[in-house]
């Protein structure tokens, strides 16, 4: 340098162009317990890698970059 794949809360993963982005783990608060764990109830946390474009409407489609990975040379 070429081709392809991926980028979504602290972590892992969903999300046929259309309510306010869903779930698990974790965190926090309360309950329970002498206490801890487990369990129960609840709370907070992601403008979706960046910038543009298409569209009435973009996490989703298109382009260019950035980062990571695979393959070939």
């Nucleotide at each position: 340098a070429g081709u392809c794949c991926c980028g979504u809360g602290g972590c892992c993963u969903a999300g046929c162009g259309g309510c306010g982005a869903a779930g698990g783990c974790g965190a926090c608060u309360g309950g329970c317990u002498u206490a801890c764990a487990a369990c129960c109830a609840g709370u907070a946390g992601a403008u979706c890698g960046a910038c543009g474009g298409u569209u009435c409407g973009a996490g989703u489609c298109c382009g260019u970059c950035c980062g990571g990975g695979a393959c070939g040379a």